Overview: Predicted 3D model of a 72-nucleotide RNA (transfer RNA) from a Candidatus Sungiibacteriota bacterium. Its Rfam family is "tRNA". Rfam describes the family as follows. Transfer RNA (tRNA) molecules are approximately 80 nucleotides in length. The sequence is in RNAcentral, with records from ENA. Lineage of the source: Bacteria > Bacteria candidate phyla > Candidatus Sungiibacteriota.
[in-house]
This record gives sequence, structure tokens and C1' cells, in this order.
RNA sequence: GGGGAUGUAGCUCAGUGGUAGAGCACCGCCCUUAUAAGACGGCCGUCGCAGGUUCGAUCCCUGCCAUCCCCA
Repeated sequence: GGGGAUGUAGCUCAGUGGUAGAGCACCGCCCUUAUAAGACGGCCGUCGCAGGUUCGAUCCCUGCCAUCCCCA
């Protein structure tokens, strides 16, 4: 230098155009003599950045950035 993959909650990941979700973690509460486990509830997102298409974009297109892989 060329090509490809990934980027969404604190972490691991879903979500292929129509209100952003789950599990774990954290907080509260119940239970327990207490802890763990368990039940219930709550909190947490400028969906990597910018632009474009569209009535509408996490999703489609373009550029850029970061990480990883391959080629040279």
C1' cells in the first nucleotide's frame, strides 16, 4: 500500500428500514440468625464519527477513525 471482519448499556452479545433489547454486573427491597442462592423492582445507550438515500436509518450507500486477520 491492497483486501476482509468487527464497533450497540459497566461487560458479553441480540436486533436486516417503523418506540433500542437480553444475560451478567450495580442499586433497592423480600427471603435467611447471617452469607450465598432465589423472588420482585429499579438504574444505565448521543447504536465509533461525519455525510448521503428515505416519510422514517442501529440496519442501505460513501468517507474517516479504532481493533483484529489476510496479501504484498